[in-house]
Context: one part of a larger RNA
RNA sequence: CUGGGCGUAAAGAGUGCGUAGGCGGAUAAUUAAGUGAGAUGUGAAAUACCCGAGCUCAACUUGGGUGCUGCAUUUCAAACUGGUAAUCUAGAGUGCAGGAGAGGAAAGCGGAAUUCCUAGUGUAGCGGUGAAAUGCGUAGAGAUUAGGAAGAACACCAGUGGCGAAGGCGGCUUUCUGGACUGUAACUGACGCUGAGGCACGAAAGCGUGGGGAGCGAACAGGAUUAGAUACCCUGGUAGUCCACGCCGUAAACGAUGGGUACUAGGUGUUGGGGGUCGAACCUCAGUGCCGCAGUAAACACAAUAAGUACCCCGCCUGGGGAGUACGGUCGCAAGAUUAAAACUC
Numbered sequence: 001c002u003g004g005g006c007g008u009a010a011a012g013a014g015u016g017c018g019u020a021g022g023c024g025g026a027u028a029a030u031u032a033a034g035u036g037a038g039a040u041g042u043g044a045a046a047u048a049c050c051c052g053a054g055c056u057c058a059a060c061u062u063g064g065g066u067g068c069u070g071c072a073u074u075u076c077a078a079a080c081u082g083g084u085a086a087u088c089u090a091g092a093g094u095g096c097a098g099g100a101g102a103g104g105a106a107a108g109c110g111g112a113a114u115u116c117c118u119a120g121u122g123u124a125g126c127g128g129u130g131a132a133a134u135g136c137g138u139a140g141a142g143a144u145u146a147g148g149a150a151g152a153a154c155a156c157c158a159g160u161g162g163c164g165a166a167g168g169c170g171g172c173u174u175u176c177u178g179g180a181c182u183g184u185a186a187c188u189g190a191c192g193c194u195g196a197g198g199c200a201c202g203a204a205a206g207c208g209u210g211g212g213g214a215g216c217g218a219a220c221a222g223g224a225u226u227a228g229a230u231a232c233c234c235u236g237g238u239a240g241u242c243c244a245c246g247c248c249g250u251a252a253a254c255g256a257u258g259g260g261u262a263c264u265a266g267g268u269g270u271u272g273g274g275g276g277u278c279g280a281a282c283c284u285c286a287g288u289g290c291c292g293c294a295g296u297a298a299a300c301a302c303a304a305u306a307a308g309u310a311c312c313c314c315g316c317c318u319g320g321g322g323a324g325u326a327c328g329g330u331c332g333c334a335a336g337a338u339u340a341a342a343a344c345u346c
Stems, first nucleotide, its partner, number of pairs: 003318004007300002012314001014201004021194003025088003029084003033081002035077008048066007091191001092188003095184004103177007110154001114150008125136002162169002206247006215241002220236004258313006266291010295302002319346003328339004
């Protein structure tokens, strides 16, 4: 390489959009590139295989035959694939009519809580722990009442509920805006699927510039614990956490399960629609859970949301360590990211 694989053994890219490419619905016609059949030429000799012969045998040498799976030219066939022109509507999309939603962006608003400030009441403690201490407090703390300020997050509703491609999204209102679903069948007429490169998005932490800073809190300081305690516990506390703009591009980015299409028992809950009914029952579409048959699987388990049965396209794996490292390239302000070995060793 062929092959066999990728939930947990090595292996699905974090996610999408999309270029090239690969693959692709129905009907009839045509073509003859692929495909199939025939013919002709060529496919040197040696080698190969078969049947013989010669060295005492064998290797070796040698005669005859077959083969040389290929290429070219030409004739025929037309089912399938491809090409051409045409028609269609089941795929895909548009229109129309609806309801659902923490989908996204911006602006404004709200209440509870926390901390701080001011004032009143009031007096000796508060705080914290396993127990303490550091800390705060007679310069009046803690408690309580009133007023004010600030920042961040939105209790209940809340739900294996919803939305989003993923990351993710949760107070309320307004504006702008994306997608999905259901019904209908008016329109287009295969316009589809996947997608190497490419482009875009991408938690947290981190970085740059400028703001902001209540609470929390790496680092740091102190108090404890301990043999020690560079920790766990406590008192403080800076970056950060928040906002704007720009980078970074990684996560157990997980369903550890790529995307698409079709098919393959049921039962039960739930979300959004439609049909049906007075209301139900019931039927149906799209999601989201649980149980379970066939089947699959090393087992665990999966089981119409498949890890079943098939096809198409992409990514990836190929013993452990060395190593997701070195070197080089690309990207980045940096941190680093990405691509990615070998010696050696078991």

Background
Predicted 3D model of a 346-nucleotide part of an RNA (small-subunit ribosomal RNA, central domain) from Clostridium tepidiprofundi DSM 19306. The prediction has a mean pLDDT of 88. The RNAcentral record of the full RNA draws on Rfam. Rfam family: Bacterial small subunit ribosomal RNA.